[in-house]
């Protein structure tokens, strides 16, 4: 310097749920809480999924992202430890 699997150490994140706030909603933020996570760090670029306010419509039912999801998959960028 490299290093597959696995063990360890120092640490990290935080599902459901509850409360408060924002939001039309999906959802997001904070606090509590841990199902899990080795990129569960960041980016909506491709696919997918959720919502449907404004708008459109054959107007009760439909369409539609300009709103979201990175803890759905792929991609891009970055990163700790590593035989202790």
């Nucleotide at each position: 310097u490299a290093g597959a699997a696995u063990c360890a150490a120092u640490g990290g994140c935080a599902a459901a749920u509850u409360u408060u706030a924002c939001g039309a909603a999906a959802g997001u933020a904070a606090a509590a809480g841990a199902c899990g996570c080795a990129a569960a760090g960041c980016c909506a670029c491709g696919g997918g999924c959720c919502u449907a306010a404004u708008g459109c419509a054959u107007a009760u039912a439909g369409c539609g992202a300009u709103g979201g999801c990175a803890g759905c998959c792929g991609g891009g960028c970055u990163a700790c430890c590593g035989a202790g």
Predicted 3D model of an 84-nucleotide RNA (c-di-GMP-I riboswitch aptamer) from Niallia sp. NCCP-28. The prediction has a mean pLDDT of 81.